[in-house]
Context: one part of a larger RNA
RNA sequence: CUGGGCGUAAAGAGUUGCGUAGGUGGUUUGUUAAGCAAAUAGUGAAAUCGUGCCGCUCAACGGCAUAUCCAUUAUUUGAACUGGCAGACUAGAGGAUGAGAGAGGUCGCUGGAAUUGCUAGUGUAGGAGUGAAAUCCGUAGAUAUUAGCAGGAACACCGAUGGCGUAGGCAGGCGACUGGCUCAUUCCUGACACUAAGGCACGAAAGCGUGGGGAGCAAACGGGAUUAGAUACCCCGGUAGUCCACGCCGUAAACGAUGGAUGCUAGCUGUUAACCGUAUCGACCCGGUUAGUAGCGAAGCUAACGCGUUAAGCAUCCCGCCUGUGGAGUACGGUCGCAAGACUAAAACAU
Numbered sequence: 001c002u003g004g005g006c007g008u009a010a011a012g013a014g015u016u017g018c019g020u021a022g023g024u025g026g027u028u029u030g031u032u033a034a035g036c037a038a039a040u041a042g043u044g045a046a047a048u049c050g051u052g053c054c055g056c057u058c059a060a061c062g063g064c065a066u067a068u069c070c071a072u073u074a075u076u077u078g079a080a081c082u083g084g085c086a087g088a089c090u091a092g093a094g095g096a097u098g099a100g101a102g103a104g105g106u107c108g109c110u111g112g113a114a115u116u117g118c119u120a121g122u123g124u125a126g127g128a129g130u131g132a133a134a135u136c137c138g139u140a141g142a143u144a145u146u147a148g149c150a151g152g153a154a155c156a157c158c159g160a161u162g163g164c165g166u167a168g169g170c171a172g173g174c175g176a177c178u179g180g181c182u183c184a185u186u187c188c189u190g191a192c193a194c195u196a197a198g199g200c201a202c203g204a205a206a207g208c209g210u211g212g213g214g215a216g217c218a219a220a221c222g223g224g225a226u227u228a229g230a231u232a233c234c235c236c237g238g239u240a241g242u243c244c245a246c247g248c249c250g251u252a253a254a255c256g257a258u259g260g261a262u263g264c265u266a267g268c269u270g271u272u273a274a275c276c277g278u279a280u281c282g283a284c285c286c287g288g289u290u291a292g293u294a295g296c297g298a299a300g301c302u303a304a305c306g307c308g309u310u311a312a313g314c315a316u317c318c319c320g321c322c323u324g325u326g327g328a329g330u331a332c333g334g335u336c337g338c339a340a341g342a343c344u345a346a347a348a349c350a351u
Base pairs, nucleotide, nucleotide: 004322005321006320007305008304012319014202015201017200018199022195023194024193026089027088028087029086030085031084032083034082035081036078037077038076039075040074041073042072043071050066051065052064053063054062055061092192093189094188095187096185097184098183099182100181104178105177106176107175108174109173110172111155116150117149118148119147120146121145122144126137127136163170164169207248208247209246210245211244212243216242217241221237222236223235224234259318260317261316262315263314264313267296268295269294270293271292272291273290274289275288276287277286300307301306324351325350326349333344334343335342336341
């Protein structure tokens, strides 16, 4: 370079919000000859190679003639297609207007149940724990129970096969600020679009820095058991941490193990939101449309499993990634980081 691939065999970057370069791009009219196509002309050295004939007794070798590939320049012409320029359009995209649902986000205020501790009352010998025990707590009065107080963290029921968010993720209640989405009207702009190397931003948990906070839980650690041993599983304790503010880290089975966009290709069933129709006094019910979210399935695809209008089907565009296994996501170098480390990323060698 070409080819084949990326759900589970190697392979979709954690996400794509902003989006640069680049690549690609709706309908239509005119124009332009840049791409593209054709014709004509020029260049395309010789030797070599191919073909034919000839000369050395043959051959190698040599001579003559001739052809092709490939490339390139100029001129002319050109139906369609791509591009450029000018104009128009509305099916893409965006906006407007009117509705609507939602644990979407940030900040503040606030509620009850429970755990724990403290104070006080009642009360007496046990409690806790386990497979069984023991460590442990308790006559200095525990456990239990009643009242009060303190403090932190998480929000039972509703709750769902449910909703929202780009992903990570989001759940007591109320308020303020704020992002996105869906539906309806078809009013406006008029291709303004898609993708996206680099770049910016976000990114669970753990971890790190500074300062708070600390009820429960709980790495490390101590003790009791178990066991041949037990650096574990079980039990009694328990510190970082878990929580808050600010700043780092930038990784996960960050998963749908499935990149994004657009169009096309049977259906059936459930559910969420909006709208329309039907019905009704009205709502529910029932039927339909759009958008989501699930289950099953035609064609088709797939090695099979399975996927199947939310495709892994049929196509187009753009990006990322893979190329036997181990060595190794390692070494070295570089960038980033306080560090832990992250990202980028080999080879020898073995097989």